This is a predicted structure of a 349-nucleotide RNA (Bacterial RNase P class A) from a Burkholderiaceae bacterium. Its mean pLDDT, the model's own confidence on a scale to 100, is 78. The gene name in the source record is rnpB. Its Rfam family is "Bacterial RNase P class A". From the family's description: Ribonuclease P (RNase P) is a ubiquitous endoribonuclease, found in archaea, bacteria and eukarya as well as chloroplasts and mitochondria. RNAcentral holds the sequence, with entries from ENA.
[in-house]
RNA sequence: GAAGCGGGCCAGACCGCCGCUGGUGCAAGUCCCGAAAGGGCGCACUGGAGGAACGUCCGGACUGCACAGGACAGCGCAGGAGGUAACACCUCUCCACCGAUCAGCCCGGCGGGUUCGCCCGUUUGGCCCUAAGGUGAGGAUCAGAGCAACAGAGACGAGCCGGUUCAGUCCGGGUGAAACGGGCAAUCUCUGCGCGCAGCAAUACCAAAUAGGCACACGUUGACGUGGUUCCGCGGAGUGUGCGGGUAGGUAGCACCGAGCCGGGUGGGCGACCCCCGGCCCAGAUGAAUGGCGGUCACCGGCAGGCAACUGUCGCGCACAAAAUCCGGCGUAUCGGCGCGCUUCACAC
Numbered sequence: 001g002a003a004g005c006g007g008g009c010c011a012g013a014c015c016g017c018c019g020c021u022g023g024u025g026c027a028a029g030u031c032c033c034g035a036a037a038g039g040g041c042g043c044a045c046u047g048g049a050g051g052a053a054c055g056u057c058c059g060g061a062c063u064g065c066a067c068a069g070g071a072c073a074g075c076g077c078a079g080g081a082g083g084u085a086a087c088a089c090c091u092c093u094c095c096a097c098c099g100a101u102c103a104g105c106c107c108g109g110c111g112g113g114u115u116c117g118c119c120c121g122u123u124u125g126g127c128c129c130u131a132a133g134g135u136g137a138g139g140a141u142c143a144g145a146g147c148a149a150c151a152g153a154g155a156c157g158a159g160c161c162g163g164u165u166c167a168g169u170c171c172g173g174g175u176g177a178a179a180c181g182g183g184c185a186a187u188c189u190c191u192g193c194g195c196g197c198a199g200c201a202a203u204a205c206c207a208a209a210u211a212g213g214c215a216c217a218c219g220u221u222g223a224c225g226u227g228g229u230u231c232c233g234c235g236g237a238g239u240g241u242g243c244g245g246g247u248a249g250g251u252a253g254c255a256c257c258g259a260g261c262c263g264g265g266u267g268g269g270c271g272a273c274c275c276c277c278g279g280c281c282c283a284g285a286u287g288a289a290u291g292g293c294g295g296u297c298a299c300c301g302g303c304a305g306g307c308a309a310c311u312g313u314c315g316c317g318c319a320c321a322a323a324a325u326c327c328g329g330c331g332u333a334u335c336g337g338c339g340c341g342c343u344u345c346a347c348a349c
Base pairs, nucleotide, nucleotide: 001345002344003343004342005341006340008338009337010336012297013296014295015294016293017292018291020048021047022046023045024044025043026042029041031040032039033038050320054331055330057329058328059327060326061325062199063198064197065196074195075194076193077192078191079093080092081091082090083089094138095136096135097134098133104127105126106125108123109122110121111120112119113118139190140189144188145187146184147183156181160173161172162171163170203252204251205250206249213243214242215241216240217239218238224235225234226233227232228231260280261279262278263277264276265275267274268273299317300315301314302313303312304311305310
């Protein structure tokens, strides 16, 4: 330098103006919404999307219900060892397969030589061995069942044909991927291991209106309602008080001192990862905030100029996509850019 691999990082930058949405502090009113519960309004400071926030496919945290223990059923996992809160994830390793150049081999083409056997050079293609690396649903088919297109007499269970032998005793059988033995467990099954069920619309608390419910008191000896002046008239079987559950609505769960983030370690380990030290507190709504406008500079593309470096100008060019209880994974999408490591080959010193 070329080719081939494998990880990592970024996801336009800055300034001004106007908003949206959390937190903290101060300030607090005869304030606003609401029956209440509860929420809001001012000022200052300050936080505000992602590497996948996505799919919701696995594994957990958390919550409720269930639960003596064991087994069956059902679902899942599967070489070995380890990591982890846990996993179907990750790491190391064994095995199998894939995997480039070179070398080797094969069919063919071309050119040259030839003692006519062949030899040499070159080349399209194929085969083989392997590198970095990649892929693997990699336990068991001497427990049992099931299965196999076409071809073939016969396709799962031993028969059939030919030869042979004391004896189904031994040998062979066109076809076909597999034939007188085997294969497939990504068909059931067996073995080992794991799993109680549901999910934040979980769940807990506060709590209307309306309609039921329960208790007590009074009531046809007229409660209660109503019209008029103490009383009378009319209607009349319920009326009053208290309690309770669920719904609308509200609050918590829920923005987290945590499986947390950042930096360092001549700490341990091949590694995943663990340990120690220092620092930090880092989005949180609920018809759902994280935006809009302007400017400068990047990047990309077009056009014009220039030998070129580059300059000017135009562009609704600038990916995939956006939290919704929270974490760990996997899978998928992605304009571009930066940087590292490994293998093989070639060249130079």